[in-house]
RNA sequence: GCGGUCAUGGCGGAACUGGUAGACGCACUACCUUGAGGUGGUAGCGGGGAGACCCGUGGAGGUUCGAGUCCUCUUGACCGCA
Numbered sequence: 001g002c003g004g005u006c007a008u009g010g011c012g013g014a015a016c017u018g019g020u021a022g023a024c025g026c027a028c029u030a031c032c033u034u035g036a037g038g039u040g041g042u043a044g045c046g047g048g049g050a051g052a053c054c055c056g057u058g059g060a061g062g063u064u065c066g067a068g069u070c071c072u073c074u075u076g077a078c079c080g081c082a
Base pairs, nucleotide, nucleotide: 001081002080003079004078005077006076007075010026011025012024019065028044029043030042031041032040046055047054048053058074059073060072061071062070
């Protein structure tokens, strides 16, 4: 230099053929349970907003009624070729 794979909440990890993004698990917070803990149970757990609602898939654009998914450029990690 060329080609390929990957990047999604705090962590792991799903999302079919483009059609509700955060399923499921772990961690964490509050409460119940306990003498105290563990286990178990209930609720919550990305950002903004009083709320309605808006934004959020490495970054920037594009196509489309609609993009995590398709296209272009780009950053990083890994693999292969030279």